[in-house]
Small-subunit ribosomal RNA, 5' domain from a metagenome, 548 nucleotides, folded computationally. RNAcentral holds the full RNA, with entries from SILVA. The prediction has a mean pLDDT of 84.
Context: one part of a larger RNA
RNA sequence: GAACGAACGCUGGCGGCGUGGAUAAGACAUGCAAGUCGAGCGGGAACUUGCGGGUAGCAAUAUCUUCGAGUUCUAGCGGCGAAAGGGUGCGUAACACGUGGGCAAUCUACCGUGAAGUUGGGGAUAACUCAUCGAAAGGUGAGCUAAUACCGAAUGUGAUUUCGGCAGGACAUCCUGUUGAACUUGAAGCUGGGGAUCCUUCGGGACCUGGCGCUUCACGAUGAGCCCGCGGCCUAUCAGCUUGUUGGUAAGGUAACGGCUUACCAAAGCUAAGACGGGUAGCUGGUCUGAGAGGAUGAUCAGCCACACUGGAACUGAGACACGGUCCAGACACCUACGGGUGGCAGCAGUCGAGAAUCUUUCACAAUGGGCGAAAGCCUGAUGGAGCGACGCCGCGUGGGGGACGAAGGGCUUCGGCUCGUAAACCCCUGUCAUUCGCGAGCAAGGCUCAUGGCUGAACAAGCCAUGCGUUGAUAGUAGCGAAAGAGGAAGGGACGGCUAACUCUGUGCCAGCAGCCGCGGUAAUACAGAGGUCCCAAGCGUUGUUC
Repeated sequence: GAACGAACGCUGGCGGCGUGGAUAAGACAUGCAAGUCGAGCGGGAACUUGCGGGUAGCAAUAUCUUCGAGUUCUAGCGGCGAAAGGGUGCGUAACACGUGGGCAAUCUACCGUGAAGUUGGGGAUAACUCAUCGAAAGGUGAGCUAAUACCGAAUGUGAUUUCGGCAGGACAUCCUGUUGAACUUGAAGCUGGGGAUCCUUCGGGACCUGGCGCUUCACGAUGAGCCCGCGGCCUAUCAGCUUGUUGGUAAGGUAACGGCUUACCAAAGCUAAGACGGGUAGCUGGUCUGAGAGGAUGAUCAGCCACACUGGAACUGAGACACGGUCCAGACACCUACGGGUGGCAGCAGUCGAGAAUCUUUCACAAUGGGCGAAAGCCUGAUGGAGCGACGCCGCGUGGGGGACGAAGGGCUUCGGCUCGUAAACCCCUGUCAUUCGCGAGCAAGGCUCAUGGCUGAACAAGCCAUGCGUUGAUAGUAGCGAAAGAGGAAGGGACGGCUAACUCUGUGCCAGCAGCCGCGGUAAUACAGAGGUCCCAAGCGUUGUUC
């Protein structure tokens, strides 16, 4: 000199863009952060409506009700999602990360392309009803019922496993294509429209035609798993380390290779190019500094990894050994009728604690993205915004011109004057920002309704596509624009002995004090304290800490 996720002191006008728990991976009150689908299913509730029936009434009508239809809602079964997104950096010196290769040793839900199908049956169970236990959390028994839930059967192009034949390619066990035999393996419906024919319990079904699904296979895409070379901390006051250890055979296991696991056999493997041990640490793109080489660092943003009160384990699933799932153990906290239960903010806010120190218990799904859904839509503390903090960077302002007899006042003085100083007053202007008033955006594309046209279609239906009209904004009455008034509302901090830009007076008298280094202060202190003046920065200025 530069830098910072900074802190502290004094001071503080506005805006834009960033950024903000670095310490206790300490403990957490409260609210929210993962749901959605009724176009998979049976129930239930509310409302509307039709035929019929009862009651009241002379009637109109009112009311109750069986059965049916429609609309809305949804506790449960079922599907998909919940493994993403979001947080933190405890652990980890490791194939964790970076980079370059490999898998002829692998898997991949949803998505895209292509091919073939979607036939026909069965038994349950929740909800519900009844009974019952418990303070609660939550159960137990009996009965009833549905499905795109579950289980057989058919279909076997294809695929799995095993054994062969032929051809080609590799040269290590193999790989590819084709062919034969045996074994194993699959399905589910829902919704819209049509009218010629048939059936009908008159609701509809068969039939024709769209959409969404379901089963199997191949290829792709995406994501993941595994293996290897190289690279990046300190320590020898750590020198030897290892028994599933090193290799083989066989078996098991996995999606898959492998001591991954087990049995047997052999006795190996690593190490001064630092094994093993100890300490520290998430890694990287990057960031800071520097002319560079290098050094330091890994906040925000992005990629990967690890973790989710602590330790362990598996289940479900395409995917987890799963932050807001399950089980076991432990610590802690809460409820209790003392028998027993419940919980996990390193999600967003917020509280306490410790600390030099780090924000609102805010608005919205309008946009972008994600989940579910045919769609409308619902959910989304992701995200988009606003709020707080000079924490940082950048921009703007705190006025401009004139104005000397050089006012008053302060300071100094050789008492002549000099200086603050055109500075002020005073005159003439301007209107940035702030203030008040008015107008007022862009971010909106889509989706949906309606209309028109096109495609598929037997169809003027339904579906899909295109065009047009209408409709959708948290931020926000914000940005911006216009008007009004008035210099009005807006300057401080540090330094002045040398380094280092900037000097005098008074007070003090080795005292009080200063100080980054050298050093000042003991009666004329440009070095202490105050004042005037000056210098440097400026909404900041200094100090401390850390890095180069």